[in-house]
Context: one part of a larger RNA
RNA sequence: GCCUGCGAGUUUUCAACAGUAGCAAGGUUAAGCCAUUAAGUGGCGUAGCCAAAGGGAAACCAAAUCGUGUUAAUAGCGCGUUUACCCCGAUUUAUCGGGGCAUCAGUUUCUGUUGAAAGACCCGAAGCCAAGUGAGCUAACCAUGAGCAGGGUGAACCCCGAGUAAAAUUGGGGGGAGGCCCGAACUGGUGUACGAUGCAAAGUGCUCGGAUGACUUGUGGUUAGUGGUGAAAUGCCUAUCGAACUUGGCGAUAGCUGGCUCUCCCCGAAAUAUAUUUAGGUAUAGCCCUUGUUUAAGCGUACCGGAGGUAGAGAUACUGAAAGGAAUGCGGGUCGAAAGACUACAAAUUCCUACCAAACUCCGAAUGCCGGUAUUGCGUUGACAUGGAGUCAGUCCCUGGGAGCUAAGUUCCAGGGUCAAAAGGGAAACAACCCAGACCGUCGGUUAAGGUCCCAAAUUUUUGCUCAGUGGGAAAGGAAGUGUUAUUCCUCAGACAAUUAGGAGGUUGGCUUAGAAGCAGCCAUCCUUUAAAGAGUGCGUAAUAGCUCACUACUUGAGUCUUCACUUUUGUGAAGAAGGGAGUAAUGCGCCGAAGAUUUAACGGGGCUCAAGCAAAAAACCGAAACCGCGGAUCCACUUUUGUGGAUGGUAGGGGAGCGUUGUAGAAACCUGUGAAGGUGUGUUGUGAAGCAUGCUGGAGGAACUACAAGUGAGAAUGCAGGU
Repeated sequence: GCCUGCGAGUUUUCAACAGUAGCAAGGUUAAGCCAUUAAGUGGCGUAGCCAAAGGGAAACCAAAUCGUGUUAAUAGCGCGUUUACCCCGAUUUAUCGGGGCAUCAGUUUCUGUUGAAAGACCCGAAGCCAAGUGAGCUAACCAUGAGCAGGGUGAACCCCGAGUAAAAUUGGGGGGAGGCCCGAACUGGUGUACGAUGCAAAGUGCUCGGAUGACUUGUGGUUAGUGGUGAAAUGCCUAUCGAACUUGGCGAUAGCUGGCUCUCCCCGAAAUAUAUUUAGGUAUAGCCCUUGUUUAAGCGUACCGGAGGUAGAGAUACUGAAAGGAAUGCGGGUCGAAAGACUACAAAUUCCUACCAAACUCCGAAUGCCGGUAUUGCGUUGACAUGGAGUCAGUCCCUGGGAGCUAAGUUCCAGGGUCAAAAGGGAAACAACCCAGACCGUCGGUUAAGGUCCCAAAUUUUUGCUCAGUGGGAAAGGAAGUGUUAUUCCUCAGACAAUUAGGAGGUUGGCUUAGAAGCAGCCAUCCUUUAAAGAGUGCGUAAUAGCUCACUACUUGAGUCUUCACUUUUGUGAAGAAGGGAGUAAUGCGCCGAAGAUUUAACGGGGCUCAAGCAAAAAACCGAAACCGCGGAUCCACUUUUGUGGAUGGUAGGGGAGCGUUGUAGAAACCUGUGAAGGUGUGUUGUGAAGCAUGCUGGAGGAACUACAAGUGAGAAUGCAGGU
C1' cells in the first nucleotide's frame, strides 16, 4: 500500500414550537399504595402545576356603562380589557351608537425539531495538581581494594678533588625530585573519511590529547523532582530533563486542525452593516428554507409630476490659482513762484488676449431616486408572523472613483455581470472572457458564439490592399516602401534629373577689428553689365585665395486617346481627356527601431502569398446539454375525465418521501433435509437505496406482513485491530 472487521449528534431533565391523541372552562396527576403478570399492565392517590383577570413596589383596587397605576384631576399617558360578519341609524366618510348571529381554549400524553445543563458528534495537545517509583546509566561524595611496559631529563641533599684565613666559587661522583619529557596498557575523543532502512538508536579506519596524577578503575554505600548533583554546558538524575518516570484528578481544556457511513424529490444563500481585549470567534440585523395569515399588493414598461448640483461647461457669478500685453498712476526725483512738465522704480486699479479647481459655481444634463396614472406586460414574485439555518477570509471582468508610479494577477469604495454553488459549445490547453443555464432517453431537425485548405464537422463568388510570412508580440522616433484622396505649380515656346559652360563690375559695401575681402559680429542690402549672377547657400583661409549653391545658356527629350477639319497615304491643325515632372496635406496597408537564458517555442501544428493574410460585400454551410420533433418521469395550474400549459443546474443550508441492517411482539402461527442462513454466478423488476427468481456450493436454521425499539448504513480521521 491493499483486503476484511471495528470506527463519530447519544442519553436524562427542563423549555419553546409543530404534529398527534384524550378531555375541555377546565386539563393533569407526582411520590406512594393495592391487585396481578412471562414481560407488564390495571386501579387508587387531587399534594402540586398550568389555564380561566389584570394593574400596582405595595397596601389595595378590579374589566356591560371599560380595569388599574401615575396624578389635585373624571385630563393625558403606560400596561391590560375577544374578534369577525350582517342589519339599522347618525354624522365628522371612517368613525360612533344600537341590534342579531357565530364565536372568543386550555391542558395532559406521545413523536419530531431546536435551545439550556450535563464529556454532549468523534479523535487530538503542550500543560497544571496529588500520591508514589527510581543514583544497576550518569553527577558528586563516603568506605574499602586494584592498576600504570620501556626509554629520557637529572632538582634538593651527600661524598671526593681544586680553591679560600674561613667562606663563596668550581670540577667529578653518588642521588633520584617533578600536576617534568617521549611512548604501550589504560583513559580520552583533535581532525578527517566512511557509515545514515548503519556492524552500531553515536560505530569503524587513519590521525590525535593525557599517560605518578586535580590519574584511572572494581565492589559496597549516601544525596530524589517545589528536589538532588554540577572544575557551570541549563549539563546530568536508566536511549526521557528550562523541571524524571508511573498512576490518579481525566472523557482537563482546545474561539484550533482533521474526520463524520444509504437513496430519491422540492427550494436555495452569504462572504455585508453594527458591536465586540474584536478582527480566521461571536451576537443582532440583512440574504435562504418551512408553515401559516393577509392583501391586491409587487416587479417591468410607457406617460405625467417632483427633489437634486454629478458629467459637462463657465469666468464682469463668488472663493482661490494663474501666463502675456496695454493704460492710469498714490508715493519718490529734477525743473519751476505757482500752474504744471519730464522721469527711474513701482503698490494698486482698470482693460485686452489666453487659461485652471475634489473640498469654485452665474449654469447644468443623461441615468438613478420618490410619487402618480394605465381596460399595458409578468404572475404570486408583496407584507406580517412561527420554527430551522448557514453566511461575517470572497474572486475576476466591465464602468465611475480614492490610494499607488492614471505600477501590480496591488489595495479600498460604488453600479453591473460571472465564478463561488454552473455542466455544455468557443477562446489550442485556460474558476472569473464570449455564447448558453444540463429532468431522463433518442444513430431526428434549426441555430448562438465561433468557424468552413489538412489535422477537424463545414465555402464559394466579387472588388481592392499587403511582399513584410506583415498576418502570427511592442513605444517614442526614423524613411523617395506602396495604394487612395485633395490641392498648388511646371510641361515640345522643352518640364524634372543629368552633361558642358557661365556665375561678372562698382566693391575689400559701411561699421567694428590686429585682420573682417559674400561667408566672427552690427547696420544697410543699392546700382551697373547682362542669357544670368545674392552686397551672397554651404565648405574653406590668420585674412586673401580655392570649391560650391542660388540664377542663366547649350545638349538631351515625356508626346497617348477621342472628336472635328484638311490631306491619296505618311501626316498637319484645333478642342477635350489623359500623360510626364516638382511640391504640400490627409489617409489605408506595410519597413526599421526589435538582445536571453533545456528545444524551433510570439499562427495550436502542418502548411499558406491574385492566400488558407487584411478591408468591403453577397450567398451558403458547419456548429452546444440553447430551441424544435418523438417517447417517458415527478410536481403545479387550468380544464375537465380527457388533455393543455408551465416547472424540474446547484455548495453551505432548510423541507418532503423512502430503501436496507439488528432485535422485540402478533408467533407453540408460517417457511425449511423434497435443503434454512451464509458463499458464488445468472436472469429479471424498480428513478434509486434495493427487491425477486434461479444454477452451483453449503448443511440447520430462517423471519413474509403489521407495529415497535435502535450499539442502524464508511473510502478517507498521518484512524484502530488482524491478514497479506